[in-house]
Context: one part of a larger RNA
Molecule: large-subunit ribosomal RNA, domain III
Organism: Succinispira mobilis DSM 6222
RNA sequence: GAGUAGCGAAAAGAAAGGUGAGAAUCCUUUCCACCGAAAGCCUAAGGGUUCCUGAGCAACGAUCGUCGUCUCAGGGUAAGUCGGGGCCUAAGCCGAGGCAAGAAGCGUAGGCGAUGGACAACAGGUUGACAUUCCUGUACCGGCACAAGUCGUUUGAGUGAUGGAGUGACACAGAAGGGUAGGCAAUCAGGAGAAUGGAAAUUCCUGUUUAAGCGUGUAGGGAAGUUUAUAGGCAAAUCCGUAAACUUUAAACCUGAGGCGUGAUGACGAGCAAGCAGAGAUGCGAGUGAAGUUGCUGACCCCACACUGUCAAGAAAAGCUUCUAGCGAGACAAGUGCCGCCCGUACCGUAAACCGACACAGGUAGGCGGGUAGAGAAUACUAAGGUGCGC
Numbered sequence: 001g002a003g004u005a006g007c008g009a010a011a012a013g014a015a016a017g018g019u020g021a022g023a024a025u026c027c028u029u030u031c032c033a034c035c036g037a038a039a040g041c042c043u044a045a046g047g048g049u050u051c052c053u054g055a056g057c058a059a060c061g062a063u064c065g066u067c068g069u070c071u072c073a074g075g076g077u078a079a080g081u082c083g084g085g086g087c088c089u090a091a092g093c094c095g096a097g098g099c100a101a102g103a104a105g106c107g108u109a110g111g112c113g114a115u116g117g118a119c120a121a122c123a124g125g126u127u128g129a130c131a132u133u134c135c136u137g138u139a140c141c142g143g144c145a146c147a148a149g150u151c152g153u154u155u156g157a158g159u160g161a162u163g164g165a166g167u168g169a170c171a172c173a174g175a176a177g178g179g180u181a182g183g184c185a186a187u188c189a190g191g192a193g194a195a196u197g198g199a200a201a202u203u204c205c206u207g208u209u210u211a212a213g214c215g216u217g218u219a220g221g222g223a224a225g226u227u228u229a230u231a232g233g234c235a236a237a238u239c240c241g242u243a244a245a246c247u248u249u250a251a252a253c254c255u256g257a258g259g260c261g262u263g264a265u266g267a268c269g270a271g272c273a274a275g276c277a278g279a280g281a282u283g284c285g286a287g288u289g290a291a292g293u294u295g296c297u298g299a300c301c302c303c304a305c306a307c308u309g310u311c312a313a314g315a316a317a318a319g320c321u322u323c324u325a326g327c328g329a330g331a332c333a334a335g336u337g338c339c340g341c342c343c344g345u346a347c348c349g350u351a352a353a354c355c356g357a358c359a360c361a362g363g364u365a366g367g368c369g370g371g372u373a374g375a376g377a378a379u380a381c382u383a384a385g386g387u388g389c390g391c
Base pairs, nucleotide, nucleotide: 013031014030015029016028017027018026032388033387034386035385040368041367042366046348047347050346051075052074053073054072055071056070060068061067080140081139082344083343084342085341087117088116092112093111094110098106099105121138122137123136124135125134141340142339143338144337145336146335149332150331151330158327159326163323164322165321166320167319171310172309173308174307177303178302179301182297183296184295185294186293188207189206190205191204192203209267210266213262214261215260216259220255221254222253223248224247225246226245227244228243229242230241232240233239268292271288272287275284276283277282311314354363355362370382371381372380373379
């Protein structure tokens, strides 16, 4: 220079009460304002204790500070079923032998490797902080023991490959159908409601919720079956393939949302409320607890890459099913009881906690995303919820 520029989105604050040495800034209440395909909720990456409680204000916070994502102390993350591993493989990587070779390299068998496949749990409640993990209720998966009963021991129950076969198993676009979530209205239940312009009513407010599992097997989708013969599928095969004959064209069979019943004599539930705190207003709240139906609308979700069309022709392996080779004397089993390993789980996550030197108007994958008007996830207002951007 200069007490100058600036104090980081112009979404906006105001009042009262409280606490305190101290309050524009902390807490509570009542208003006002802003977002609402987000400035709400869940979750991946990343971060790593920032989460919660108590105490504190030197520094950090662009002012203040009794407050904080700051300081100090204590506490907090509970799983057979969620995600990962004990399963599988892709790109890619490693790589016994091997090739190459002064060194670095390549690569068979084999292995590792999810962003994919396979795989058994839902609803309610609870904490200051965790919950599909704790608790309550109801389940399911794998294994072990006992077990009514059933079948079998060469007339072979059962099991069964590191082998064969099928399935798993896949692109894009389009249209239609059946559903559901969700929403709205009515119904029903409880409550309010004559002070002052209207209104005792065709009024107003609130609620009208319930899962997995088990049973049933529907709308829909798929052409399917029997017999015989087998130079194929590295051996075998009743399996697959091939060939022939026959039967049905709508049944059987396979698949399959949803609905209904059960789960539920349960839970939840507006409200009422003992008691506690308080001068009161009021707050917390054990307990108790009504109705809990119908219609309309309706998805980008499910049936389902199911159907139709197109050309650029759209993973693999495990798993599952089946077939034998083989093993083979016990096997199955309603029901009852018991067992179930390791890691993650707090919190932020369109952000003051991640990436940007900052509490930075930037960047950051996926899911949900209500109402009124609207073609709409546009736009405007708004619910739940969250904020008023630290002078």